A computed fold for a 347-nucleotide part of an RNA from an uncultured Alphaproteobacteria bacterium, annotated as small-subunit ribosomal RNA, central domain.
Context: one part of a larger RNA
RNA sequence: CUGGGCGUAAAGCGCGUGUAGGCGGUUUAAUAAGUUAGCUAUGAAAUCCCCGGGCUUAACCUGGGAACUGUAGUUAAAACUAUUUUACUAGAGUAUAGUAGGCGAUGGCGGAAUUCUUAGUGUAGGGGUAAUAUCCGUAGAUAUUAAGAGGAACACCGAUGGUGAAGACAGCUAUCUAGACUGUAACUGACGCUAAAGCGCGAAGGCAUGGGUAGCAAACAGGAUUAGAUACCCUGGUAGUCCAUGCAGUAAACGAUGAUUACUAAGUGUCUGGAUUUUAGAUCUGGGUGCUAAAGCUAACGCGUUAAGUAAUCCGCCUGAGUAGUACGACCGCAAGGUUAAAACUU
Numbered sequence: 001c002u003g004g005g006c007g008u009a010a011a012g013c014g015c016g017u018g019u020a021g022g023c024g025g026u027u028u029a030a031u032a033a034g035u036u037a038g039c040u041a042u043g044a045a046a047u048c049c050c051c052g053g054g055c056u057u058a059a060c061c062u063g064g065g066a067a068c069u070g071u072a073g074u075u076a077a078a079a080c081u082a083u084u085u086u087a088c089u090a091g092a093g094u095a096u097a098g099u100a101g102g103c104g105a106u107g108g109c110g111g112a113a114u115u116c117u118u119a120g121u122g123u124a125g126g127g128g129u130a131a132u133a134u135c136c137g138u139a140g141a142u143a144u145u146a147a148g149a150g151g152a153a154c155a156c157c158g159a160u161g162g163u164g165a166a167g168a169c170a171g172c173u174a175u176c177u178a179g180a181c182u183g184u185a186a187c188u189g190a191c192g193c194u195a196a197a198g199c200g201c202g203a204a205g206g207c208a209u210g211g212g213u214a215g216c217a218a219a220c221a222g223g224a225u226u227a228g229a230u231a232c233c234c235u236g237g238u239a240g241u242c243c244a245u246g247c248a249g250u251a252a253a254c255g256a257u258g259a260u261u262a263c264u265a266a267g268u269g270u271c272u273g274g275a276u277u278u279u280a281g282a283u284c285u286g287g288g289u290g291c292u293a294a295a296g297c298u299a300a301c302g303c304g305u306u307a308a309g310u311a312a313u314c315c316g317c318c319u320g321a322g323u324a325g326u327a328c329g330a331c332c333g334c335a336a337g338g339u340u341a342a343a344a345c346u347u
Base pairs, nucleotide, nucleotide: 004318005317006316007301008300012315014201015200016199017198021194022193023192025088026087029084030083031082033081034080035077036076037075038074039073040072041071042070049065050064051063052062053061054060091191092188093187094186095184096183097182098181099180104176105175106174107173108172109171110154115149116148117147118146119145120144121143125136126135162169163168206247207246208245209244210243211242215241216240220236221235222234223233258314259313260312261311262310263309266292267291268290269289270288271287272286273285274284275283276282296303297302320347321346322345329340330339331338332337
């Protein structure tokens, strides 16, 4: 390479966008590049194969045939692919009327709670634990009442629910804004699918500069525990967590399941549209999200119209374990580090 695979055995890039490339709906005509058929030329000999011959056989030698699956030219064919062309509407998009939603950005506002401050009441404890102690408190704590400050997060509703490409998104409200779905079938007329490279987004933690800091809390300190205790428990507590701007670019970034299209029993919840109607939470019909299951698949577990079934197209990835997602090199980064990615050797 061929072949086989990728939910859990090795293997789906974290997600999108998108260039090249690959693949691509129905129909008319033309061409003849691919394709098919015939013919011609060539495809050295030897070898291989078949039928014979010669050494006592065989190996070996040798005659003939076939073959050399190729290449070029030429004459035809026109179904399919391709190219150009004609038309179409089932894919895709536009328009229009609606619908649902924690999608996103910015501003404003709200109440509960924690902490702190001030003032009042009040007196000896409070706090913490399995039990203690460190710790706070007669300079008046804890508790309680009132007022104030400030930061962060939004109880109930809340869900097996909703939205988003993924990461993710939840108090209320205003402005701006992206997408989805349904109905109509007016318009365009294949404009599509996938996607190497590239570009963008990307939890937490981390980095830079400047703010902010209530609670929580790596590091750190102390108290316990213990043989020890650089831990688990307790009292404190700084980065950080928050905001703005930039960097970083990784996660069990998971459905451990790439994207798109078509096909293949049903039943039952739920969210959100439309139509009908006997108005029943009924029937039909879309789009999501769950469960149970036919066929089928699977090593099994399980999957099962939201496929891991049956097929097609394109991309990514895997090839025993360790060494190792490491070394070296290259690229990126302020750094931390990231991406790409071996071998010796061992087994």